Predicted 3D model of an 80-nucleotide RNA (c-di-GMP-I riboswitch aptamer) from uncultured Anoxybacillus sp.
RNAcentral holds the sequence, with entries from MGnify.
It matches the Rfam family "c-di-GMP-I riboswitch aptamer". Rfam describes the family as follows. GEMM was predicted in a large-scale screen for bacterial structured RNA regulatory elements.
Model confidence (mean pLDDT): 84 of 100.
The source organism's lineage runs through Bacteria, Bacillati, Bacilli, Anoxybacillaceae and Anoxybacillus.

């Protein structure tokens, strides 16, 4: 430091879900690991069941999620 190729944020539409969020479509904000890993590294989101409170638009709480928060792990091209 070239070329080719890859992924796809938000918004909007649909489906699932209590929610967070996921999946599909559309769409590109960005990404050199935006590949993979979620009780068993840290962090974040939600709070249905439940517990507390004693009733409120409350608190706690993961068994639910996030890998596009850090981390761990594997790994492509690199020409003239």
């Nucleotide at each position: 430091a070239a070329a080719a190729g890859g992924c796809a944020a938000a918004a909007c539409c649909g489906u699932u879900g209590a929610a967070a969020a996921a999946c599909g479509g559309c769409g590109a904000c960005g990404c050199a690991a935006a590949g993979c890993u979620a009780u068993a590294g840290g962090g974040g989101c939600u709070a249905a069941u439940g517990u507390c409170u004693c009733u409120g638009u409350g608190a706690c709480g993961a068994u639910g999620c996030c890998a596009g928060c850090c981390a761990g792990u594997u790994g492509c091209c690199g020409a003239a």